[in-house]
Molecule: Glycine riboswitch aptamer
Organism: Novosphingobium umbonatum
Parts: sequence; structure tokens; C1' cells
RNA sequence: CUGAUCGAUGCGGGAGAGUUUCCGGUGAUUCGCCAGAAUUGCCGGACGCCGAAGGAGCAACCGCCCCGGAAUCUCUCAGGCACAAGGGACCGUGUCGAUCAA
Repeated sequence: CUGAUCGAUGCGGGAGAGUUUCCGGUGAUUCGCCAGAAUUGCCGGACGCCGAAGGAGCAACCGCCCCGGAAUCUCUCAGGCACAAGGGACCGUGUCGAUCAA
């Protein structure tokens, strides 16, 4: 100097599932025969749904083989489900640090 692995970090990309047929509360706008009706926003709940923060379980496989490690699989506690925002496994790329190799 170069390469590989791991960690951190900047940038770019990044899916799925309710604009709910439900219940309750609340606000706004419009119409009105002043009884009411329609549209829409927010909050809480129920039910339904999603898996790619996290978490848990099993396993191919691996190891130092007593035991341990282990997924994009499974579960859905958490999280999420119009648009937007946010989050986002993972991928690419730059920088820094550590280890190893030549």
C1' cells in the first nucleotide's frame, strides 16, 4: 500500500397490512321545513390484519460437541396498518477504529 471480516457513522435505495361495514367522545363546514340531514378532522376502544426495529421459539448447519452458537423460517409480547411524516431488516457506497492475511 492492498484485500477480507467485525463494529460505529454519513449518504442513497428500502416492503407489508383498515381512508374499517363497528362503538363511544369531541370539533368544524354546508343544507334546512329549525325536527334534523350530509361531509370531514381528532382521540379512545373493539375486531380484523402485517413482519423487515426489538423480543421469543424451533431448525438446516456449525463448533471447543457435557453443551453452546444459529435465519429472511415460526410466534406476534412490543411495534405497525389511507396519504404524508417517522421507523425500517437488508443492499450499495464513503470515512474511522479493531483483527487477520499477503